RNA sequence: GCCAGGGUAGCCAAGGUGGUCACGGCGCGUGUCUGAAAAACAUGAGAUCCCGGCUCAACUCCGGGCCCUGGCA
Numbered sequence: 001g002c003c004a005g006g007g008u009a010g011c012c013a014a015g016g017u018g019g020u021c022a023c024g025g026c027g028c029g030u031g032u033c034u035g036a037a038a039a040a041c042a043u044g045a046g047a048u049c050c051c052g053g054c055u056c057a058a059c060u061c062c063g064g065g066c067c068c069u070g071g072c073a
Stems, first nucleotide, its partner, number of pairs: 001072007010026003019056001028044005049065005
C1' cells in the first nucleotide's frame, strides 16, 4: 500500500428489513430482606467513533476520515 471483518453505557454484547422507548449480561445507585453485610428480589440512571450526503425520518443506506483485528504484498 491492497483486501476482509469490526467500532453501540465503566466492561462485554444483540439489532442492520431505515420508523415512533436501542435487546440483554456484568458493574453502579435506590429500596425490600439482615444486627450488619453478601446473596436474592424489585426498581432506576447511563450508549449508537467523527464529518458530510440521501430521506418526512439514519445506529442502520451512501461517500470520506480515524482507530482496532486478521490476511496479502
Molecule: transfer RNA
Organism: Candidatus Shapirobacteria bacterium